[in-house]
RNA sequence: GUCCCCGUAGUUCAAUGGAUAGAAUAGAGGUUUCCUAAACCUUAGAUACAGGUUCAAUUCCUGUCGGGGACA
Numbered sequence: 001g002u003c004c005c006c007g008u009a010g011u012u013c014a015a016u017g018g019a020u021a022g023a024a025u026a027g028a029g030g031u032u033u034c035c036u037a038a039a040c041c042u043u044a045g046a047u048a049c050a051g052g053u054u055c056a057a058u059u060c061c062u063g064u065c066g067g068g069g070a071c072a
């Protein structure tokens, strides 16, 4: 330099153009316990950025940024 893949919650992962973007774990509060742990209940938290297509975009298209890989 060319090409390919990936980017969603603190972390690990879902969501085949239409639903309040969901789960586990971690965090906070509570119940229980002499205390802790465990268990149970409740709760806050995310679509890398900018455009485009569409009635509607996490999803499709373009560019940028970041990570990984192949070739040279």
Stems, first nucleotide, its partner, number of pairs: 001071007010025004018055001027043005048064005

Background: This is a predicted structure of a 72-nucleotide RNA (transfer RNA) from Candidatus Peregrinibacteria bacterium CG10_big_fil_rev_8_21_14_0_10_36_19. Rfam family: tRNA. Its mean pLDDT, the model's own confidence on a scale to 100, is 81.